[in-house]
Context: one part of a larger RNA
RNA sequence: GCCUGAGAGUUAGGAUGUGUGGCGAGGUUAACCUGUGUGGGGGAGCCGUAGCGAAAGCGAGUUUUAAAUGGCGUUUUAGUUGCAUGUUCUAGACCCGAAGCGGGGUGAUCUACCCAUGGCCAGUGUGAAGCACGUGUAAGAGCGUGUGGAGGCGCGAACCCACUUCAGUUGAAAAUGGAGGGGAUGAGCUGUGGGUAGGGGUGAAAGGCUAAUCAAACUCCGUGAUAGCUGGUUCUCCCCGAAAUGCAUUUAGGUGCAGCGUGGUGUGUUGCUUGCUGGUGGUAGAGCGACUGGAUAGCUGAUGGCCCUGGUGGGUACUGAGGUUAGCCAAACUCCGAAUGCCGGUUAAGUUUAGCAUUGCAGUGAGACUGCGGGGGAUAAGCUCCGUUGUCGAGAGGGAAACAGCCCAGAUCAUCGGUUAAGGCCCCUAAGAGUGUGCUGAGUGGGAAAGGAUGUGGGGUUGCUGUGACAACCAGGAGGUUGGCUUAGAAGCAGCCAUCCUUGAAAGAGUGCGUAAUAGCUCACUGGUCUAGUGAUUCUGCGCCGACAAUGUAGCGGGGCUAAGUACACCGCCGAAACCGUGGCAAUAUUUUGUAUUGGGUAGGGGAGCGUCGUGCGUGAGGUGAAGCGAUGGUGUGAACUUGUUGUGGAUUGCGUGCGAGUGAGAAUUCAGGC
Numbered sequence: 001g002c003c004u005g006a007g008a009g010u011u012a013g014g015a016u017g018u019g020u021g022g023c024g025a026g027g028u029u030a031a032c033c034u035g036u037g038u039g040g041g042g043g044a045g046c047c048g049u050a051g052c053g054a055a056a057g058c059g060a061g062u063u064u065u066a067a068a069u070g071g072c073g074u075u076u077u078a079g080u081u082g083c084a085u086g087u088u089c090u091a092g093a094c095c096c097g098a099a100g101c102g103g104g105g106u107g108a109u110c111u112a113c114c115c116a117u118g119g120c121c122a123g124u125g126u127g128a129a130g131c132a133c134g135u136g137u138a139a140g141a142g143c144g145u146g147u148g149g150a151g152g153c154g155c156g157a158a159c160c161c162a163c164u165u166c167a168g169u170u171g172a173a174a175a176u177g178g179a180g181g182g183g184a185u186g187a188g189c190u191g192u193g194g195g196u197a198g199g200g201g202u203g204a205a206a207g208g209c210u211a212a213u214c215a216a217a218c219u220c221c222g223u224g225a226u227a228g229c230u231g232g233u234u235c236u237c238c239c240c241g242a243a244a245u246g247c248a249u250u251u252a253g254g255u256g257c258a259g260c261g262u263g264g265u266g267u268g269u270u271g272c273u274u275g276c277u278g279g280u281g282g283u284a285g286a287g288c289g290a291c292u293g294g295a296u297a298g299c300u301g302a303u304g305g306c307c308c309u310g311g312u313g314g315g316u317a318c319u320g321a322g323g324u325u326a327g328c329c330a331a332a333c334u335c336c337g338a339a340u341g342c343c344g345g346u347u348a349a350g351u352u353u354a355g356c357a358u359u360g361c362a363g364u365g366a367g368a369c370u371g372c373g374g375g376g377g378a379u380a381a382g383c384u385c386c387g388u389u390g391u392c393g394a395g396a397g398g399g400a401a402a403c404a405g406c407c408c409a410g411a412u413c414a415u416c417g418g419u420u421a422a423g424g425c426c427c428c429u430a431a432g433a434g435u436g437u438g439c440u441g442a443g444u445g446g447g448a449a450a451g452g453a454u455g456u457g458g459g460g461u462u463g464c465u466g467u468g469a470c471a472a473c474c475a476g477g478a479g480g481u482u483g484g485c486u487u488a489g490a491a492g493c494a495g496c497c498a499u500c501c502u503u504g505a506a507a508g509a510g511u512g513c514g515u516a517a518u519a520g521c522u523c524a525c526u527g528g529u530c531u532a533g534u535g536a537u538u539c540u541g542c543g544c545c546g547a548c549a550a551u552g553u554a555g556c557g558g559g560g561c562u563a564a565g566u567a568c569a570c571c572g573c574c575g576a577a578a579c580c581g582u583g584g585c586a587a588u589a590u591u592u593u594g595u596a597u598u599g600g601g602u603a604g605g606g607g608a609g610c611g612u613c614g615u616g617c618g619u620g621a622g623g624u625g626a627a628g629c630g631a632u633g634g635u636g637u638g639a640a641c642u643u644g645u646u647g648u649g650g651a652u653u654g655c656g657u658g659c660g661a662g663u664g665a666g667a668a669u670u671c672a673g674g675c
């Protein structure tokens, strides 16, 4: 892991609903007695028939009070007791699951320390004190040579330990093996016997050890401890169908009340939507010369500052109140002010079961995304917090390649019938290489910004132009004059000032290059040649650049496409569980017999059934083969059924109708067995 079996809302009492039965202003017994009839007795007690008051008590009233008022009652009469069932309370209370707490005992054959009594430590090295002799001194001290054999001394086996590394890691081993390592006469190692016991022991102290268990051993009991937590909770069909919100909470993953669901009862159009109609409001917008504030520029300019002045006073490029002109800003500004919304009325239509009240039973109280209005954040987030709609949640089907929350559309069942939605129609792939007119040339389409550009289509405004434009070519582009100033120089062309006149078809006191300054080239401007359009600006459609990433094209789903891209218009077709056709089932309403509507569904509420075991009553089958098991048919919407056929099996068992449960298995890191 698989298979088979076991495996979870029970029982008792109290309370309260619902269904049903008995009796009924009454209903009913409990313990117990009798003793076998599911009989008889037993009326204590309980509930109801009257309430009010704390009570005495009074009584259709009572209480408060001096009284009145007020409060609660009356004039409205149905209860009670069995059975079944929903829920709840007390009990282990649907099942399994702690870490733990307390009590009584058992352990020091492991290990820690202690006590008693024994045992063990190859070999080798070093050479303390003391002593002897010599030397030395006044005597010493000292020095030398021997002797001697000290030491938690050295090297190193046994023995003890466990520092490194390799192996092992379902091991050979629940701590080991290999190779090295440390101590090895000591605070050494070790045998035997004994002692200390669980908040206790022992500890050269690591919370270590105390029998492979230690921040409180093991064992039995309290004990089915408790678990707002996790997991699991077993047959079928039918009807309805949520919530993830508010308030409170030693509360935040729990709970209480409300909201939303469901069943019963009552009411009977009161509900909702649309139309018509009457109100409400201060948002969007707008405005501010209407307030409160903010804020820009021009003009004017009070006061103040500074300067001059003997003084009246004068000056000022400083300050900038107020006024004025123009143009602005605001969630906590408003002279204004919508659309939606909200609250009424009305009767009309639609909706067909909505609304309201009451009562039994719940679940929910982690929500998610999309569009719109906002707060927080960075006008970041598949972010977070509100409001509002939708979807998912609890929703299948078609589309978006794939894709809970997007688009279409809400699946009762069957059907080898039809029509459509979103989206599509070259091939993959159902249906158009559809039609017409344009655009794009970038594979744009099929990712992206600021910014950039004689890309290209369309529209507008405007300049020049057969009295010849634009472009190109030929020619001119002069004189006063080197204007004046400045400067070393300044001659059109460093800079400053002025910017005239003349000749002319035209020519600036000069557009750029250039020189030290001149010179030189060129432009504006003019003539000629040529010949028909040529410039500027603005709006707009589609494109271009900007554009760099890691396995492999890889930013159309792929092939591929110049349309099979794109804009507008049109005609067809495909396409879903939508809608329609045909047939069947169920629910609800009105029921006249039909008809109409409805039938996705998690938590959850309600209803109706199937099956298992036992049992009462009734009635059957069975050695001419019961139950059970295998194979194969049949029936029912399903749980299931089948004395259909057949094989096996060898003695019980079916049906109808009641009753009672140890009553249904796929899940619980479930339990037992087998493989």
Base pairs, nucleotide, nucleotide: 001675002674003673004672005671006670011091012090013089014088015087016086017085018084019083020082021081022080023079026047027046028045032041033040034039051058052057061072062071063070094232095231097229101222102221103220104219105218106217112196113195114194115193116192117191118190119189120188121186123155124154125153126151130147131146132145133144134143135142159183160182161181163180164179165178166177167176198214200210201209202208235609236608237607238606239605240604245258246257247256248255249254259364260363261361262360263359264358265357266356267355271351272350273349274348275346276345277344278343279342280341285336286334287333292330293329294328296326297325298324299323300322304318305316306315307314308313367392368391369390371388372387373386374385375384376383397408398407399406412584413583414582415581417580418579419578423574424573425572426559427558428557432571434570435569436568437567438566439565445561451545452544455542456541457540458539459538460537461536462535463534464533472529473528474527475526476525478502479501480500483497484496485495508523512521513520585599586598587597588596589595590594610664612661613660614659615658616657617656618655619654620653621652628648629647630646631645632644633642634641635640